About this RNA:
Model confidence (mean pLDDT): 76 of 100. SAM riboswitch aptamer (S box leader) from an Acidimicrobiaceae bacterium, 104 nucleotides, folded computationally. The sequence was found by an Rfam model in a public genome assembly.
RNA sequence: GGGUCAUCAAGAGCGACUGAGGGACGGGCCCGUCGAAGUCGCGACAACCAGUGUGGAUCACGAGUAUCUCGUCACACCAGGUGCCAAAGCCCGAACGAUGAAAA
Numbered sequence: 001g002g003g004u005c006a007u008c009a010a011g012a013g014c015g016a017c018u019g020a021g022g023g024a025c026g027g028g029c030c031c032g033u034c035g036a037a038g039u040c041g042c043g044a045c046a047a048c049c050a051g052u053g054u055g056g057a058u059c060a061c062g063a064g065u066a067u068c069u070c071g072u073c074a075c076a077c078c079a080g081g082u083g084c085c086a087a088a089g090c091c092c093g094a095a096c097g098a099u100g101a102a103a104a
Stems, first nucleotide, its partner, number of pairs: 013042005021031003025093004043085001045083001048081002051077005060072005
């Protein structure tokens, strides 16, 4: 790195503006004037990237301040950058098998 099997389906909101849609798409099933989606403000959840620390590796590869140093791995911390804050990432939407009259 690839394949296969098993297991899991977690977590997180308030306010303002606005005013009819939204859950990618199709089919369902849901959410929505008891205010959807969007915008703004503040915040939360999570821990992918970055950062810090401690260990590992010291073959190979890459980078550099170059004969050495850093990175590639693991864990922890952190929460800057992302993501995200209804329903299992809502369900199904390929193929195969079992059962079945059946492509349910």
Its Rfam family is "SAM riboswitch aptamer (S box leader)". Gene Ontology term of the family: regulation of gene expression. The organism belongs to Acidimicrobiaceae, within Bacteria.